[in-house]
Molecule: Bacterial RNase P class A
Organism: uncultured Boseongicola sp.
C1' cells in the first nucleotide's frame, strides 16, 4: 500500500414554531372543613424528559410476602480444568489443556469410560477381549477346486485392536531392533491445573456421559400484577365428599326440671363453659423443640361482592474525576455533582428551514483530491431497580496486532 484479527467512543447536528408530561418558585378560582388543612383546576417564569441493546426473559441479586425453627437422609435441579475478582452468578480477569488458523486471535456442555448399563445406522468378513472378502504363501490334484498359514497391501466405513523404516520368514505379523506413539516413572519448575523427564515395559479392551450414571461443590418458593393503607360493597351464601368426635377433673354464671304470679330459691353435672391428658395437625420422611385444635382438620363445586383511591416509585452494591495498590478483572482513599424520566393503558411528539453521512451520476484530475446534481439516513422504545449474557444495527471516529507486497 492491500488483507486480516481485536478493542473504544458515537448513533445525525442547529434554528423557529405549536403541543404532550413531570418538577421549583410564585398568583389565582371551585368544592369540601370550626380552624389548621385537604382535595381538584387555570396562568406567569426556571430546569428536566427513551438505550447500548430500553430487546429475549437466559442468569444472579437487592426488595416484599410466604413456609414454624434446629439437624440428618431423600426426591428433582444447577455448575464442572487451575487461580483470582465480585454482594452475586452458569459472569469477569489470568493461567494450563485440547481443537481451528500462516500469524494476530478464535473456540471449548474443559471431572469420571477400569463402578454398572446402554448405543456406534447402512455398508462391511469383522465395530470390542471381533474377524478372514479380494489379495500373498505352502500341500495335493489338475486349470480351477480342496485343505492349511498370514492379515503385512486393498477393499467398506466417521472409526479396523499403533505408525516410518529395517530385518526375518514360504508368506506374514512388535515375531526382533531403531525413531515416534502408548503405559509406568526417579528427580525438576510451577500456589496450581500442569510443564519437563533419567530410566523401565513390545506394550492393546476404541468411541459416545450435549446417553443413562458415578463423583464434587451449591442450592426453600413465590414475584412490583410482590406487598401496604385508606374507602366501598356484598351472601358471616348454598351443597357434596373423607378423616375424626376418647376418657376426667372443676362449675350452677348459662341452657334443663321442679317450687313460685313474678321475683327468687332448690335439684341435676345431661347440654354449655374452664382445665389438662389422649390423640389428631403443622415439612417428602425421620429425631428433637414450637406452636395450634383437643372437637374440630381437609378437599371439590355453584353462586355473591370489589375492579376506586394513595404508597410500593426511583439517590442505587450507583456516577464523574484524582492518587496508590495489581499482568488484569479489581479493590481502596480523596474529591465533585443532585428542581434527578417517573408515565400509570401509559407523556418524551409533529411542521419548516439550513447543514452533514452511506450511495448513483457527471465535470477537472495520472491519482490524491476538488466541484455540481440526485439522494434521505441502521436496529429499535422505559413501567421496581440494578450487574452480567446473548441477539439486532445504516453510518462515523479512533487505538492495538498479525500477514503479503514495495521504497527508503
Nucleotide at each position: 500500500g492491500c488483507g486480516g484479527a481485536u478493542g473504544g467512543c458515537u448513533g445525525g447536528a442547529u434554528g423557529a414554531u405549536c403541543g404532550c408530561u413531570u418538577u421549583g418558585a410564585u398568583c389565582u378560582g371551585u368544592u369540601c372543613u370550626u380552624u389548621u388543612g385537604a382535595a381538584u383546576g387555570g396562568g406567569u417564569u426556571g430546569g428536566g424528559g427513551a438505550g447500548g441493546a430500553a430487546a429475549g426473559u437466559c442468569c444472579g441479586g437487592a426488595c416484599u410476602c410466604c413456609a414454624u425453627g434446629a439437624g440428618a437422609c431423600a426426591a428433582a435441579g444447577g455448575u464442572g480444568c487451575c487461580g483470582g475478582g465480585u454482594a452475586a452468578c452458569g459472569c469477569c480477569c489470568g493461567g494450563c489443556c485440547g481443537g481451528g488458523g500462516c500469524a494476530a486471535c478464535c473456540c471449548g456442555a474443559g471431572g469420571g469410560a477400569a463402578a454398572g448399563c446402554g448405543c456406534c445406522a447402512c455398508a462391511g468378513a469383522g465395530a470390542a477381549c471381533a474377524g478372514a472378502c479380494u489379495g500373498c504363501c505352502c500341500u495335493g490334484c489338475g486349470u480351477g477346486c480342496a485343505g492349511g498359514g498370514u492379515c503385512a497391501a486393498g477393499g467398506u466405513g466417521a472409526a479396523a485392536c499403533g505408525g516410518u523404516g529395517g530385518g526375518g520368514u514360504a508368506a506374514g505379523a512388535g515375531c526382533c531392533c531403531a525413531c515416534c506413539g502408548c503405559g509406568g516413572g526417579a528427580c525438576g519448575g510451577g500456589c496450581a491445573a500442569c510443564c519437563g523427564g533419567a530410566c523401565c515395559g513390545g506394550c492393546a479392551c476404541g468411541g459416545c456421559a450435549a446417553g443413562c450414571c458415578c463423583c464434587a461443590c451449591c442450592a426453600g418458593g413465590a414475584g412490583c400484577a410482590a406487598u401496604g393503607c385508606c374507602a366501598a360493597a356484598u351472601a358471616g351464601g348454598g351443597g357434596u365428599c373423607u378423616c375424626g368426635c376418647g376418657a376426667c377433673g372443676g362449675u350452677c354464671u348459662g341452657g334443663u326440671c321442679c317450687u313460685g304470679c313474678a321475683a327468687a330459691g332448690g335439684a341435676u353435672a345431661c347440654c354449655g363453659c374452664c382445665g389438662a391428658c389422649a390423640g389428631g395437625g403443622u415439612c417428602g420422611u425421620u429425631u428433637c423443640a414450637g406452636c395450634c385444635c383437643g372437637a374440630g382438620a381437609g378437599a371439590c363445586c355453584c353462586g355473591g361482592g370489589u375492579u376506586g383511591g394513595c404508597a410500593g416509585c426511583u439517590a442505587a452494591a450507583g456516577g464523574u474525576c484524582g492518587u496508590c495498590a495489581g499482568c488484569a478483572a479489581u479493590g481502596a482513599c480523596g474529591a465533585c455533582a443532585a428542581g434527578a424520566a417517573g408515565a400509570g393503558g401509559a407523556a418524551u411528539g409533529g411542521u419548516c428551514a439550513u447543514c452533514g453521512a452511506a450511495c448513483c451520476u457527471u465535470u477537472g484530475g495520472c491519482a490524491a483530491c476538488a466541484g455540481a446534481g440526485g439522494g434521505g439516513c441502521a436496529c429499535a422504545a422505559a413501567a421496581u431497580c440494578c450487574g452480567g449474557c446473548u441477539u439486532a444495527c445504516a453510518g462515523g471516529c479512533u487505538g492495538u496486532c498479525c500477514g503479503c507486497g514495495c521504497a527508503a